[in-house]
Context: one part of a larger RNA
RNA sequence: CGGUCGUGAAGGAACUAGGCAAGUUAACCCCGUAAGUUCGCAAGAAGGGGGGCCUACUCCGCAAGGAGAGGCCGCAGAGAAAAGGGUCUGGGAACUGUUUAUCAAAAACACAGCUCUGUGCUAAGACGCAAGUCGAUGUAUACAGAGUGACGCUUGCCCGAUGCCGGAAUGUCAAGAGAGUGGGUCAUCGAAAGAGAAGCUCGCGAUCGAAGCACCGGUGAAUGGCGGCCGUAACUAUGACGGUCCUAAGGUAGCGAAGUUCCUUGUCGGGUAAGUUCCGACGCGCAUGAAUAGCGUAAUCACUGGAGCACUGUCUCCACGACCGACUCG
Numbered sequence: 001c002g003g004u005c006g007u008g009a010a011g012g013a014a015c016u017a018g019g020c021a022a023g024u025u026a027a028c029c030c031c032g033u034a035a036g037u038u039c040g041c042a043a044g045a046a047g048g049g050g051g052g053c054c055u056a057c058u059c060c061g062c063a064a065g066g067a068g069a070g071g072c073c074g075c076a077g078a079g080a081a082a083a084g085g086g087u088c089u090g091g092g093a094a095c096u097g098u099u100u101a102u103c104a105a106a107a108a109c110a111c112a113g114c115u116c117u118g119u120g121c122u123a124a125g126a127c128g129c130a131a132g133u134c135g136a137u138g139u140a141u142a143c144a145g146a147g148u149g150a151c152g153c154u155u156g157c158c159c160g161a162u163g164c165c166g167g168a169a170u171g172u173c174a175a176g177a178g179a180g181u182g183g184g185u186c187a188u189c190g191a192a193a194g195a196g197a198a199g200c201u202c203g204c205g206a207u208c209g210a211a212g213c214a215c216c217g218g219u220g221a222a223u224g225g226c227g228g229c230c231g232u233a234a235c236u237a238u239g240a241c242g243g244u245c246c247u248a249a250g251g252u253a254g255c256g257a258a259g260u261u262c263c264u265u266g267u268c269g270g271g272u273a274a275g276u277u278c279c280g281a282c283g284c285g286c287a288u289g290a291a292u293a294g295c296g297u298a299a300u301c302a303c304u305g306g307a308g309c310a311c312u313g314u315c316u317c318c319a320c321g322a323c324c325g326a327c328u329c330g
Stems, first nucleotide, its partner, number of pairs: 001325008010316002014314001019311001028050004036041001038150001052072004057068004073077001085309001087307005092301002097109002113148007125134003151296004156226003161223002163219005170214003176208002180204006188195002227245005254288001255285001266282005
C1' cells in the first nucleotide's frame, strides 16, 4: 500500500449520475391498521406493546398447561446463529410466466381476451422429387394465417394510390389452329428465253384464341393517408363568422412540453432557503391520436422518475483494530 471484515465522537446524504455500498428492520404473541378497489385485495399496510426465572396464591382446564397476582437476577430474557426497512406520488407493462448459455431480465417476447382473413373435408395450411405424412383418428364452438393484448369506456373521416374480393360487355393478349398468299425444288411444256401442276419445303398471314392487364364496382381491427392562404366583433387581443386555393379525405373522441416538445430550464401553480429533474395545469402538438390501438384502471414488479421518514463512515474527514497478501530479513 492492497484485499476481506469489525468499531467509531459530533453531524446525518452535506456523498454521488443515482443513498451505489453499508446500515436500519427482522422469527413469534397481543393490540391496531388509511386512501383506493375489479370487493378478491390493498395488508405483515402504517403504528404500538410483550418476552427470562421462582411461587405453597386466584381463575380456567381431566391433564399437560394457560391467564392473573406476587416475588428474584443480569449490561442485556426471540440473551448466540438464521429471519421484511417502511411511506407518499408519477411513468410503463394488466397479471404468474419467457429471453440475449458467456456484458442487456426490461417498458422487449408470451399471455387469457378482442378482431379480421382463409378453409365444407381427399379442408385450407405445412413437409416431401414422389409415395406418403402432419393437420386429425379433428370437422367451422374446428383448424390455419395476421394484428391487437386482462378489465372498463371507446375505436371518427378518406377507396384517389397499393393490396385483396367481385364482375364480365369491350380493348389488349401467348401457344395452338388457320382462309389465303410469296419463295425454293422439278414432272411437264418450249428451239431458246422462260412458264410451271401435284408433292415436299421455307416464309408471310385475315380470322379464332384463356388467364392476366386495362375497365366497372366493393373493401380500413387491409398497406396506408387524415391541408394552405387572406379577412373579420364598439380599447387591445382573440376570432364563433366570411372569402379563396388545393385534396381521396383534410385528425373526430380523447390525451398532450408526453418514454413523443426542436425552440426549452416554454408559462403558471406546488414542493425546496435555493429545483435544467419531479407533480398539477395551460396548448402555437418542430413532429399526439384511436386494435403499428386511444384514454382510464385495483392488483402485481430484481422495471423506471420524484419526494420525505427511519438509518447509517456515502460524506464533512478520516481514525483505530483483526486476519490475508504485498514488502524486509532468513

Background
Model confidence (mean pLDDT): 88 of 100. Predicted 3D model of a 330-nucleotide part of an RNA (large-subunit ribosomal RNA, domain IV) from a bioreactor sludge metagenome. Its Rfam family is "Bacterial large subunit ribosomal RNA". Gene Ontology terms of the family: ribosome and structural constituent of ribosome. The RNAcentral record of the full RNA draws on SILVA.